[in-house]
RNA sequence: AGAGUUUGAUCAUGGCUCAGAUUGAACGCUGGCGGCAUGCCUAAUACAUGCAAGUCGAACGCGAAAGUCACUUCGGUGACAAGUAGAGUGGCGGACGGGUGAGAAAUACAUAGGAAACCUGCCUCCAAGACUGGGAUAACUCGUCGAAAGGCGGGCUAAUACCGGAUGAGACCACAGGGGCUUCGGCCCCAGCGGCCAAGGGAGGCCUCUUCUUCGGACCUUGCGCUAUUGGAGAAGCCUGCGUCGGAUUAGCUAGUUGGUGGGGUAAAGGCCCACCAAGGCGACGAUCCGUAGCUGGUCUGAGAGGAUGAUCAGCCACACUGGGACUGAGACACGGCCCAGACUCCUACGGGAGGCAGCAGUGGGGAAUAUUGGACAAUGGGGGCAACCCUGAUCCAGCCAUGCCGCGUGUGUGAAGAAGGCCUUAGGGUUGUAAGCACUUUCAGUAGGGAGGAAAAGUUAGUCGUUAAUAACGGCUAACCCUGACGUUACCUACAGAAGAAGCACCGGCAAACUCCGUGCCAGCAGCCGCGGUAAUACGGAGGGUGCGAGCGUUAAUCGGAAUUACUGGGUUUAAAGGGUGCGCAGGCGGUUUAAUAAGUCAGUGGUGAAAUCUCGGGGCUCAACCUCGAAACUGCCAUUGAUACUGUUAAACUUGAGUUCAGUUGGAGUAGGCGGAAUGUGUAGUGUAGCGGUGAAAUGCUUAGAUAUUACACGACCACCGAUAGCGAAGGCAGCUUACUAAACUGAUACUGACGCUGAGGCACGAAAGCGUGGGGAGCGAACAGGAUUAGAUACCCUGGUAGUCCACACCGUAAACGAUGAAUGCCAGACGUCAGCAAGCAUGCUUGUUGGUGUCACACCUAACGGAUUAAGCAUUCCGCCUGGGGAGUACGGUCGCAAGAUUAAAACUCAAAGGAAUUGACGGGGGCCCGCACAAGCGGUGGAGCAUGUGGUUUAAUUCGAAGCAACCGCAGAACCUUACCAACCCUUGACAUACUUGUCGUCGAUCCAGAGAUGGAUCUUUCAGUUAGGCUGGACAAGAUACAGGUGCUGCAUGGCUGUCGUCAGCUCGUGUCGUGAGAUGUUCGGUUAAGUCCGGCAACGAGCGCAACCCACGUCCUUAGUUACCAGCAUUUAGUUGGGUACCCUAGGGAGACUGCCGGUGAUAAGCCGGAGGAAGGUGUGGAUGACGUCAAGUCCUCAUGGCCCUUACGGGUUGGGCUACACACGUGCUACAAUGGCAGUGACACGUGCUACAAUGGCAGUGACAAUGGGUUAAUCCCAAAAAAACUGUCUCAGUUCGGAUUGGGGUCUGCAACUCGACCCCAUGAAGUUGGAAUCGCUAGUAAUCGCGUAACAGCAUGACGCGGUGAAUACGUUCCCGGGCCUUGUACACACCGCCCGUCACACCAUGGGAAUUGGCUGUACUAGAAGUCGCUGGGCUAACCUUCUUCGGGAGGAGGCAAGCGCCGACGGUAUGGUUCAGACUGGGGUGAAGUCGUAACAAGGUAACC
Repeated sequence: AGAGUUUGAUCAUGGCUCAGAUUGAACGCUGGCGGCAUGCCUAAUACAUGCAAGUCGAACGCGAAAGUCACUUCGGUGACAAGUAGAGUGGCGGACGGGUGAGAAAUACAUAGGAAACCUGCCUCCAAGACUGGGAUAACUCGUCGAAAGGCGGGCUAAUACCGGAUGAGACCACAGGGGCUUCGGCCCCAGCGGCCAAGGGAGGCCUCUUCUUCGGACCUUGCGCUAUUGGAGAAGCCUGCGUCGGAUUAGCUAGUUGGUGGGGUAAAGGCCCACCAAGGCGACGAUCCGUAGCUGGUCUGAGAGGAUGAUCAGCCACACUGGGACUGAGACACGGCCCAGACUCCUACGGGAGGCAGCAGUGGGGAAUAUUGGACAAUGGGGGCAACCCUGAUCCAGCCAUGCCGCGUGUGUGAAGAAGGCCUUAGGGUUGUAAGCACUUUCAGUAGGGAGGAAAAGUUAGUCGUUAAUAACGGCUAACCCUGACGUUACCUACAGAAGAAGCACCGGCAAACUCCGUGCCAGCAGCCGCGGUAAUACGGAGGGUGCGAGCGUUAAUCGGAAUUACUGGGUUUAAAGGGUGCGCAGGCGGUUUAAUAAGUCAGUGGUGAAAUCUCGGGGCUCAACCUCGAAACUGCCAUUGAUACUGUUAAACUUGAGUUCAGUUGGAGUAGGCGGAAUGUGUAGUGUAGCGGUGAAAUGCUUAGAUAUUACACGACCACCGAUAGCGAAGGCAGCUUACUAAACUGAUACUGACGCUGAGGCACGAAAGCGUGGGGAGCGAACAGGAUUAGAUACCCUGGUAGUCCACACCGUAAACGAUGAAUGCCAGACGUCAGCAAGCAUGCUUGUUGGUGUCACACCUAACGGAUUAAGCAUUCCGCCUGGGGAGUACGGUCGCAAGAUUAAAACUCAAAGGAAUUGACGGGGGCCCGCACAAGCGGUGGAGCAUGUGGUUUAAUUCGAAGCAACCGCAGAACCUUACCAACCCUUGACAUACUUGUCGUCGAUCCAGAGAUGGAUCUUUCAGUUAGGCUGGACAAGAUACAGGUGCUGCAUGGCUGUCGUCAGCUCGUGUCGUGAGAUGUUCGGUUAAGUCCGGCAACGAGCGCAACCCACGUCCUUAGUUACCAGCAUUUAGUUGGGUACCCUAGGGAGACUGCCGGUGAUAAGCCGGAGGAAGGUGUGGAUGACGUCAAGUCCUCAUGGCCCUUACGGGUUGGGCUACACACGUGCUACAAUGGCAGUGACACGUGCUACAAUGGCAGUGACAAUGGGUUAAUCCCAAAAAAACUGUCUCAGUUCGGAUUGGGGUCUGCAACUCGACCCCAUGAAGUUGGAAUCGCUAGUAAUCGCGUAACAGCAUGACGCGGUGAAUACGUUCCCGGGCCUUGUACACACCGCCCGUCACACCAUGGGAAUUGGCUGUACUAGAAGUCGCUGGGCUAACCUUCUUCGGGAGGAGGCAAGCGCCGACGGUAUGGUUCAGACUGGGGUGAAGUCGUAACAAGGUAACC
């Protein structure tokens, strides 16, 4: 610090995902040791059991028992135990410590302040006191009630418990006086009077001195305790500023509410409470309401700014089963206290009672998940006590858990035949990769022994100092003694033995380090994203190997980061998401020039604070580290104070340039209201007039003899041609005949004036096309809906005929549009050029030029932009203010609110789902887009196919098998030839190292040939004959056969989608590319486009291109003319000869086959740019590529072929291999392709009879004549071929006949008889003869070939082949017609355009319906939770009132001295205010919900085809 992912590729936008760090974690696999930390995040759920708060006899009164001893009358008694245990009264402490985070958005927390408005037990300082009386009461005892818990009554008793009195410096309250200060509110000081409050003991010591004694003590003293006071320390309460989550789909809230006066209340200010008075207070700087949440120091992350978080530790708060309440107390409205109500649990004798682990352990439950019912008070700290000491689940330790951090170990060296084994392999090897062995070490763990520190106190004794009358006691210090350790088998050290006891986890397609084999076969599975898997998976599973980390490693969850993806630092808004439809304008924000003051912002210094811990830096201590510790720095903040004054603010004074006013002109479809006019259309009325009109692609519906259309006149409504224009005006919407009135604006020129009056503008207000709505008019044309006619598979559409609302007017609503320049408003600045509108000025040449201001356009520089593009009218450079955006879909939807008569508008989510959606540009492809061009592409012609019969191939069906492949063009063929063979298929019968190849062992030496038997044959058996070659002379080499064993052979088995090779096709179309340069961010472009031209990217010209390559053309072959060479088997002009070029002779000609020539737009004319070329002509055998062939660019179709061949992988191995016989490939309701023969007279039949390629020795076969009607048979001249044969060429031509018919056409089919080939013609050959004589009379829709020696027509040959041709490949003979032309069909090329296509239009893609799943809205009846308001109700309790009942202390009075009566005071009880739970009514909110609405997702469902191309009616709002 980035990376992957939208595309065929690119740039940018934009989301999703990854790499990092972290955690109180959990889960999976694995697990040696130690140190230091952490450990219920969920149910503030319910809790068994034990423990967690007691202590004091130096406050007080009581006071056992067991046991032991003694005595005893054996019943017991006494002493010790013991003033012990124990409870009670009383004091202090249970408000600390410990737990938890439910509630609480402020009564909290954090930070900084305030109090002249407060309290404080224990501790400490100052100063003072501590005198004197009284009455009760628990315990105890007796009685009694109760199951218990507990209570009631009588009686006795004490205190540091309770009560009265004296004193009272001082404190407090009230009153009046004097003085001082003042912020005028008050405050302080002085002395006076009155009132009020207040006190208690116990311990120790001296018994020395003095006195008394009831022998207890008094008395004295000391420390402790007590009362009251002044300060302090520490702690609590109160007030204030600033800060502290989300929601506006919560906008108004508030009656004790805000303030005042006077009271009450509190420790204390205060509506805290009450009475009266006033009507305030809070809120867009977010009140109120709803949801969520303990806050902080800090922690995690981050470069920082920030974001997230608030475990452990520390500070604060809140809570203690739920709700309410007070009491006591210094302190509580109290975790282990009380009262009441409620829920739950337990006990019960059913009458009543008891309880509260969010203390430590522990249990159930919940949960993915979190520990021991441990030890000790040894240390630290706390409570009580004078102290010893007691208590302390605080704490210190131990136990459990890899939960985290840190450290250590699991050995080290040597050792190569690179061992064995594994894995891979191109079979050579590579890799694991070094083990073993040998030598050494012993950390840790183990065993044994030793062994710190955590311990200092307290206590006792002695000394000394203080205190004191004191050598006593007490306190301080010193010394000695004594004694205290849970941890603990401590840390640590030493010894011993032995490599001994100690390695796993994840990953290996890219991101992202690391690769192979096997298995699997869109299955099983993986996956963070992209995506892997459909038979060769580096992506699944296993293995080998590798990479990373390591006692851990992965996964999941969560946070920050990356993410500049909420942008303060640090983003955007024409087209990607995003400018409000437009203006006016309150608040707010921002604001021109100068001077002065001030000092709020701002800047600087200083002071205080910012707890400790944490973080950072530097030291130190554990062997290191983690950890602990010391110091410094830091804590970016707040407050106070002192300064500075440039800028901003504020105040004051000025200025003129911003803004506005004035004067004079100019301009315009600017607005509102009225009047007037005009062409056209339609209807109505009236006239003329007669047969159709109208409409369309074509029609029909419609109108019309009841007189239409056409034409003339009048009436009505709406509209305003030409002018008219990227012209004008307006804020926008919008505005158009002419004219009048009223209103508004802009601009220009000029003078003076005001003096910042300005800009923007959340809310708000106003305007706002069309459609729509309301009321009332109006209604010609047009025209949703609707009707009819067409079109169509359908046509609820497009087209046509009609036609209602509406369109028009008035008034009132609606408030939206692709309301667009998809571009908010304002200001300033930054090159130009050319138009145009409204003005002004100057100049002259008098209608032009120049200058200038304001509008409106085009092009273009800088600059900007992802690009397209923008460019003084910015999308440039800057400033100010406002609106808006943050992935696509769901959705501008639901719910709620507001507005509206309604339609609807506005505001505006979430669940869920996808990894994209979208922008600009590029290359292709495509278009029922455009332009140019070509092709038997159409057209013009000729002949066919499609109808018939047959042949042949395919599909289908059948079959034991009908082998397999080929599938639009580009399958209908492979097959240049299936009776056996072929043959791959089927049935049956056989073989198993095999029919074939190589290698090994043993044996034999021939191989071969022939005969017989069984069998369908393969095969099996028997017999006869014969005994290999070479040689270096070594029985060597080779060869053959038989048997055996194994490696292996073999496969027309699968995969053409693993491949090579070969082939088809676009297409013989003219294209396809590269190097360098240039342009572009880039994909790419340029070149290759353009103007001509060509068959051609052929050539020329131009050009940021210049060159080059593969293609085109040419070079090659054949044909056409000529020359030359050669002259047999060819030829024959002349000479001779013959039946015959037969022979002699000849090589002129034909011909053959070698070599040459020739054609190049070369020449002429025209045209064209003078070019390339084109047109015409001459010459020439041939003329513009002369004709035909061979030749097939880059590529496309996963085109075809594993059955030609080759080949990877897989499969079979007594069979999917091999052999044989027979069958099948030849089947047959049917469909298609390709052909043959025909349907006849341009013909059939019969006769006569001329002319061409090519093949041939297992071959072609002549001639003659014996057999045959013939196929052919017998014989075999000639020919290894310019010699001989096939061989007759046929049509044509000539002659004759048939005369339009199912025929003298046509020949299928069938019967009979034969020929040939062949081991063999039954399934299943060809041919011949006789007989038979079917369909068919020119072929529907549709469709094929062909442009000249071509089509058509006629025959001939060849290959393969024993035989088999209507097929294929060739050959020649005869030999046409037509082409105006490129509109249309098909295919192709180039340029351009649009695109939502890129598997590329056989593309993409929309909506309903049907099915499955998911989330969600509405929702009747009903139910639960929370909550508001009103009323009701009223426990406990405080306060107030009453208090007739009860009542020790005090007062008064009486007294028989026991007490009585009255009073004060208190209590019960009653009443009242408030008041929790509960109840009623009515709202709000939320959960569930039959049914229902739309939405999303889903490999192949249905119906159509809406969009993307002019998407076939341009699309969209």
The RNA shown here (small-subunit ribosomal RNA) has 1517 nucleotides and comes from an uncultured prokaryote. The coordinates come from a structure-prediction model, not an experiment, and the mean pLDDT is 81. Rfam family: Bacterial small subunit ribosomal RNA.